This is a predicted structure of a 92-nucleotide RNA (Glycine riboswitch aptamer). The prediction has a mean pLDDT of 78. It matches the Rfam family "Glycine riboswitch aptamer". Gene Ontology term of the family: glycine biosynthetic process.
């Protein structure tokens, strides 16, 4: 010097401020509906392994998919994209 990650800063959607009980309190505990964008499952292609061969096994991504976790008025959290900064780390 040029890049990543990470820190701050700014945007940043879905979905009952439902029921019941309880509590000082959205406290806590049950139920029904719901929602995808933290984590998290699952798999196209394609690669290997098996077979004569086919079924078949293994590994294999998202914002797909499940809805375990989370979440459903505000607040917080938030995947992601945009900005700066200088110390960290890392790669050329």
């Nucleotide at each position: 010097u040029a890049g990543g990650c990470a820190c701050u800063c700014u945007g940043g959607a879905g979905a009952a401020u439902c029921u019941c009980g309880u509590u000082a309190a959205a406290u806590c505990g049950a139920g029904u509906a719901c929602c995808g964008a933290a984590g998290g499952u699952g798999c196209a292609a394609g690669u290997g392994a098996g077979u004569a061969a086919u079924u078949u096994c293994a590994c294999g991504a998202a914002a797909c998919u499940c809805u375990c976790a989370g979440g459903u008025a505000a607040a917080a959290g938030g995947a992601c994209a945009g900005a700066u900064u200088u110390a960290g780390u890392u790669u050329u």